[in-house]
RNA sequence: GCCGGUUUAGCUCAGUAGGUAGAGCAAGCGGCUGUUAACCGCUGGGCCAUAGGUUCAAGUCCUAUAACCGGCG
Numbered sequence: 001g002c003c004g005g006u007u008u009a010g011c012u013c014a015g016u017a018g019g020u021a022g023a024g025c026a027a028g029c030g031g032c033u034g035u036u037a038a039c040c041g042c043u044g045g046g047c048c049a050u051a052g053g054u055u056c057a058a059g060u061c062c063u064a065u066a067a068c069c070g071g072c073g
Base pairs, nucleotide, nucleotide: 001072002071003070004069005068006067007066010025011024012023013022019056027043028042029041030040031039049065050064051063052062053061
């Protein structure tokens, strides 16, 4: 330098053919227990790496850039 992949909640990830985002763990609160842990329930938390474009509508499609991973030279 070229090619490919990944980037979504604090962490690990899902999101089917575009129709205004979910799970587990963690956190907070409550229940249970003599207490803790475990277990059960509830709650908060993300505008989806950044910037553009297409569209009535974009996490999802297109372009550029950035970070990380892999391959080639």

A computed fold for a 73-nucleotide RNA from a Myxococcota bacterium, annotated as transfer RNA. The source organism's lineage runs through Bacteria, Pseudomonadati and Myxococcota. Rfam family: tRNA. By type it is a transfer RNA. Its mean pLDDT, the model's own confidence on a scale to 100, is 81.